[in-house]
RNA sequence: GACAAAGGCAAAACCGGCGAAAGCCGGUGACGCAAAGCUACGAGGCUACUGCACGCCAACCAGCGCGCAACGCUAGUCGAGCCGCCGAA
Numbered sequence: 001g002a003c004a005a006a007g008g009c010a011a012a013a014c015c016g017g018c019g020a021a022a023g024c025c026g027g028u029g030a031c032g033c034a035a036a037g038c039u040a041c042g043a044g045g046c047u048a049c050u051g052c053a054c055g056c057c058a059a060c061c062a063g064c065g066c067g068c069a070a071c072g073c074u075a076g077u078c079g080a081g082c083c084g085c086c087g088a089a
Base pairs, nucleotide, nucleotide: 001086008033009032013028014027015026016025017024018023031076037082038081039080041079042078043077044074045073046072050069051068052067054065055064056063
């Protein structure tokens, strides 16, 4: 970062699977991507099995609702680090 070249990746959706969920894996499929390659280091966002607190109910327990909390997730939210194809302006 080119109305180049050779390629690459793969959104949503659907199917199957894992997970409490967010989400992830595989297949089909392409919305797009010059790093949409890799890494949770910083920030943001998402989820809350679980824990704590509150309310209802109950009067132990349990059930329902709700608030807070990642050590979970997101690299196609941004930044950062590392590696990488081509070589016009």
Molecule: c-di-GMP-I riboswitch aptamer
Organism: soil metagenome